[in-house]
């Protein structure tokens, strides 16, 4: 230095679940009862792919055995570490736009390896 990885940015793709009920306020339509829509609150039902949380093998510690020692072996419980698209549903979301894990592409700074 190429390259690989990570990071942020841009573009593209990107699932699921309520056309729910009630109350309040604003706006629109209407002769009126009412209807539509936006926001907020409450209730029940539901989704998992912002975020968050849980966790298996395994590793280590404690403990036990062998050993002069280095070290080796065993290990139920307990403690710590340890993954997700699995699980939870706190948060978020449920007609539609946004969001969106993740994926593809682009160039970028010059962070890590090299």
């Nucleotide at each position: 230095g190429a390259g690989c990885g990570a990071c942020a940015c841009u573009c593209u793709g990107g699932a699921a679940a309520g056309c729910a009920g009630c109350c309040g306020a604003g706006g629109g339509c209407g002769a009126a009862c009412g209807c539509c829509u936006u926001c907020g609150g409450c209730u029940c039902a539901c989704c998992g792919a912002a975020g968050g949380a849980g966790u298996a093998a395994c590793c280590g510690g404690c403990g036990c055995c062998c050993g002069a020692a280095c070290g080796g072996g065993c290990c139920u419980c307990c403690c710590g570490g340890g993954a997700a698209a699995c699980u939870c549903u706190c948060a978020g979301g449920u007609c539609g736009u946004c969001c969106g894990a993740c994926a593809g592409a682009g160039g970028g700074g010059g962070c890590g390896c090299g």
About this RNA: A computed fold for a 114-nucleotide RNA from Siculibacillus lacustris, annotated as Glycine riboswitch aptamer. The organism belongs to Siculibacillus, within Bacteria. Of the family's consensus pairs, 90% are formed in the model.